[in-house]
Predicted 3D model of a 142-nucleotide RNA (c-di-AMP riboswitch aptamer (ydaO/yuaA leader)) from a Clostridia bacterium.
The prediction has a mean pLDDT of 83.
Of the family's consensus pairs, 96% are formed in the model.
Taxonomically the source falls in Clostridia (Bacteria, Bacillati, Bacillota).
């Protein structure tokens, strides 16, 4: 180069959430990822119908119940069909085609972006798998 063959549960997947050091024990350190704060410039005209943040996790419309109220209408909590967004399909990217999520939690009267600085966080929870194009690995044989 051509052929054929093969793709794991000591794996895999969602998540930032892992590794590595020290120490008799706790504490802890780093390194990586990953969130908050917090200048000028620029932006904004907002602030009880409070306001923000973390996440994919928003919003919209129907209902039931409370609670404000003299009505309208507001606010919550549950339900419904949507939805913005978000995940998997086992080597890796697209693309169909399928299945699925569309949660909670935090902060406290506040915080736009924002170098410098300052700071936190490293958890929990699962078990999918169709085949095609492009790439790219192993292994046998010419």
């Nucleotide at each position: 180069g051509c052929c054929a063959c093969c793709a794991g549960a000591a794996c895999g997947c969602c998540g930032a959430a892992u590794u590595u050091c020290c120490u008799g024990g706790a504490u802890g350190a780093a390194a990586g990822c990953g969130g908050g704060g917090g200048a000028a410039c620029c932006a904004u005209u907002c602030u009880c119908c409070g306001g923000g943040g973390u996440u994919a996790a928003u919003c919209u419309u129907c209902g039931u119940u409370g609670c404000u109220c003299a009505c309208c209408a507001g606010c919550a909590a549950c339900g419904a069909a949507g939805u913005a967004g978000g995940g998997c399909u086992a080597c890796c990217u697209u693309a169909c085609a399928g299945c699925c999520c569309g949660c909670a939690c935090c902060c406290g009267u506040c915080a736009g972006c924002u170098a410098a600085c300052c700071u936190c966080g490293c958890a929990g929870g699962c078990g999918u798998g169709g085949g095609a194009a492009g790439g790219g690995g192993g292994u046998g044989g010419c």